This is a predicted structure of a 475-nucleotide part of an RNA (small-subunit ribosomal RNA, 3' major domain) from an uncultured bacterium.
The prediction has a mean pLDDT of 86.
Context: one part of a larger RNA
RNA sequence: UGACGGGGGCCCGCACAAGCGGUGGAGCAUGUGGUUUAAUUCGAUGCAACGCGAAGAACCUUACCAGGGCUUGACAUGCCGCGAAUCCCUGUGAAAGCAGGGAGUGCCUUCGGGAGCGCGGACACAGGUGGUGCAUGGCUGUCGUCAGCUCGUGUCGUGAGAUGUUGGGUUAAGUCCCGCAACGAGCGCAACCCUUGUUCUUAGUUGCCAGCAUUGAGUUGGGCACUCUAGGGAGACUGCCGGUGACAAACCGGAGGAAGGUGAGGAUGACGUCAAGUCAGCAUGCCCCUUACGUUCUGGGCUACACACGUGCUACAAUGGCGCGGACAAAGAGCAGCGAAGCCGCGAGGCCAAGCCAAUCUCACAAACCGCGUCUCAGUUCAGAUCGCAGGCUGCAACUCGCCUGCGUGAAGGCGGAAUCGCUAGUAAUCGCAGAUCAGCAUGCUGCGGUGAAUACGUUCCCGGGCCUUGUACA
Numbered sequence: 001u002g003a004c005g006g007g008g009g010c011c012c013g014c015a016c017a018a019g020c021g022g023u024g025g026a027g028c029a030u031g032u033g034g035u036u037u038a039a040u041u042c043g044a045u046g047c048a049a050c051g052c053g054a055a056g057a058a059c060c061u062u063a064c065c066a067g068g069g070c071u072u073g074a075c076a077u078g079c080c081g082c083g084a085a086u087c088c089c090u091g092u093g094a095a096a097g098c099a100g101g102g103a104g105u106g107c108c109u110u111c112g113g114g115a116g117c118g119c120g121g122a123c124a125c126a127g128g129u130g131g132u133g134c135a136u137g138g139c140u141g142u143c144g145u146c147a148g149c150u151c152g153u154g155u156c157g158u159g160a161g162a163u164g165u166u167g168g169g170u171u172a173a174g175u176c177c178c179g180c181a182a183c184g185a186g187c188g189c190a191a192c193c194c195u196u197g198u199u200c201u202u203a204g205u206u207g208c209c210a211g212c213a214u215u216g217a218g219u220u221g222g223g224c225a226c227u228c229u230a231g232g233g234a235g236a237c238u239g240c241c242g243g244u245g246a247c248a249a250a251c252c253g254g255a256g257g258a259a260g261g262u263g264a265g266g267a268u269g270a271c272g273u274c275a276a277g278u279c280a281g282c283a284u285g286c287c288c289c290u291u292a293c294g295u296u297c298u299g300g301g302c303u304a305c306a307c308a309c310g311u312g313c314u315a316c317a318a319u320g321g322c323g324c325g326g327a328c329a330a331a332g333a334g335c336a337g338c339g340a341a342g343c344c345g346c347g348a349g350g351c352c353a354a355g356c357c358a359a360u361c362u363c364a365c366a367a368a369c370c371g372c373g374u375c376u377c378a379g380u381u382c383a384g385a386u387c388g389c390a391g392g393c394u395g396c397a398a399c400u401c402g403c404c405u406g407c408g409u410g411a412a413g414g415c416g417g418a419a420u421c422g423c424u425a426g427u428a429a430u431c432g433c434a435g436a437u438c439a440g441c442a443u444g445c446u447g448c449g450g451u452g453a454a455u456a457c458g459u460u461c462c463c464g465g466g467c468c469u470u471g472u473a474c475a
Base pairs, nucleotide, nucleotide: 001475002474003472004471005470007469008468009467010466011465012464013463015459016458019423020422021421022420023419026314027313028312029311030310031309032308033307034305035304042053043052064300065299066298067297068296069295070294073125077124078123079121080120081119082118083117086103087102088101089100090099091098092097107114108113127289128288130287131286132285136283137282138278139277140276141274143272148187149186150185151184152183153182154163155162156161167178168177169176193266194265195264196263198234199233200232201231202230203229204228207224208223209222212221213220237260240254241253242252243251244250316416320375321374322373323372324371325370326369332363333362334361337356338355342351343350344349382413387408388407389406390405391404392403393402429451430450431449432448433447434446435445
């Protein structure tokens, strides 16, 4: 100087407390451990691995296994020879491949040849998701959006170092004020950026409709006031008033205001820590393989199942289930696409096909909600696992191993032990919608809106953190 203490002081954080909803019990989905397996590819492992890499494992992907093939190679550059490229057919085969037959003659040209493509040959070489993340770059997680981490000069100390950065207040903040052997400065904080909340203005189609006409309908005429869209401005600064305070910084209350003391949310992550993670995104040193640790094909596996754990979905019902009727979003996506209306089908879906490169058309009926009816507390008109049959869709192909529909079947489950998680407001809870990936496949993920709470006395305690101080036989 640090680190540590079941030392002290001060102070924060959904850290506790207060409250609401969960997990832990059930069934299923998914990831992991384990076990099994020819293989169940690899990585991630307290917080910070476990719906994680994977924003899509039937083939492909695929890195794994079994078997069939290839060896200058699936891919790149260079050399030589032949042939236009290319297309078709036969045999064999699971395919890859192997063996063979036929069609065909282009472009440029100084007629020597050349470009491009294919085949053959030899060699330099290719190739490796093989190893090492403890050789690395890059990127990322984490402490932590915590308020800290440092430097120059000066001063003090033999020196390590100290001072500044401590102290008195204050703040979300090393934020600001005051003091002070310090005076300044840098990286962080804040602000500048994006979204949202109010308003003005510009613009008026594909959007909108107050008044007029018209219609089944903003459908059409008309209009751009309103809504909205998207450009530009205004607006919030402790600016104003009162009080407290050291005449400071600031704090408390108030006015005005759409918004008030960081308005709300996002992006933004200091010096560093964990030899943290990643050689399988990519790059890369070294080591290793080279008729194989490369490459190709078929099939299988990654989907196994006595178990154990994590994350979720659906429930256990009446604040509910079911039937009929009625209402209101936002944000997105669409041409190898979204696909209306009509017709067929109980339905998944099918047929035909309009419109739309989309404020125009489509996906697209939002659902919870409201009204009426029914069920009456039961393993039920709760719950829907499992299984049977019949169908639909995608795709070369749904046996291993997809999703959906109808009929039948109707399991566990009576609100969950010890323990444990999230959340402070348009939040939790609850309800649906969309998108990426994607042929198909979503309870996951990323977004979007609808309905919309309870509670916070307080900081003694648990966890994590900041500053000062103290002890230390630790570094």